[in-house]
RNA sequence: GCCUUAUCGAGAGUGGCUGAGGGACCGGCCCUGUGAUGCCACGGCAACCUGUUCCCGUUGGGAGCAAGGUGCCAAUUCCGACGGAGCAUGCUCCGUAAAGAUGAGCG
Numbered sequence: 001g002c003c004u005u006a007u008c009g010a011g012a013g014u015g016g017c018u019g020a021g022g023g024a025c026c027g028g029c030c031c032u033g034u035g036a037u038g039c040c041a042c043g044g045c046a047a048c049c050u051g052u053u054c055c056c057g058u059u060g061g062g063a064g065c066a067a068g069g070u071g072c073c074a075a076u077u078c079c080g081a082c083g084g085a086g087c088a089u090g091c092u093c094c095g096u097a098a099a100g101a102u103g104a105g106c107g
Stems, first nucleotide, its partner, number of pairs: 003105006013042005021031003026080003043073003048069003051065006077099001081096007
């Protein structure tokens, strides 16, 4: 990197160095010298995998812990396509995709 599968409306930041971009891509919109980005340190969130405790109707399921492996810590994955509904002319809601991100698994 490809494939399969689950999840994506919740949650969580300070400091040091750097110094102009960043939010995947395109469009929009937004963040940004009151410091983007990257790196480092410390901290935190979460509970996908490992581990561990308890419970149940035990090939399994549920609840907890957070030591280990990842991940994450602006905005719903920031918004977008398609279908439907409502209000009344661009908004709201519902559903389903595409693309993407992350975990786990198989070569």
The RNA shown here (SAM riboswitch aptamer (S box leader)) has 107 nucleotides. It was read from a public genome assembly, where an Rfam model found it. It matches the Rfam family "SAM riboswitch aptamer (S box leader)". Rfam links the family to the GO term regulation of gene expression.